Predicted 3D model of a 75-nucleotide RNA (transfer RNA) from Methanobrevibacter arboriphilus. Its Rfam family is "tRNA". Lineage of the source: Archaea > Methanobacteriati > Methanobacteriota > Methanobacteriales > Methanobrevibacter. The same sequence occurs in records of 3 taxa.
[in-house]
């Protein structure tokens, strides 16, 4: 230099193919039940606009473009 995957709440992870209105879920916090108290159980709450920027569209995490980051392969 070329090819392929990946980036999405504090963690981790589907959804992208086939655009469609409130981004699923585990873990963790938090507040409540329950205990003599803790942990476990159970119930609720808050938290991600989706690496960046732009284009296409009525609409974009999903689709092009570029660019950043890791990975792994090839020279």
């Nucleotide at each position: 230099g070329g090819a392929c995957c990946g980036g999405u709440g504090g963690c981790c992870c589907a959804g992208u193919c086939u655009g469609g209105a409130u981004a699923a879920g585990g873990c963790g916090a938090c507040g409540g039940a329950c205990u003599u108290c803790u942990a476990a159980u159970c119930c609720g709450u808050a938290g991600a606009u989706c690496g960046a920027g732009g284009g296409u569209u009525c609409a974009a995490a999903u689709c092009c473009c570029u660019c950043c980051c890791g990975g792994c392969c090839c020279g």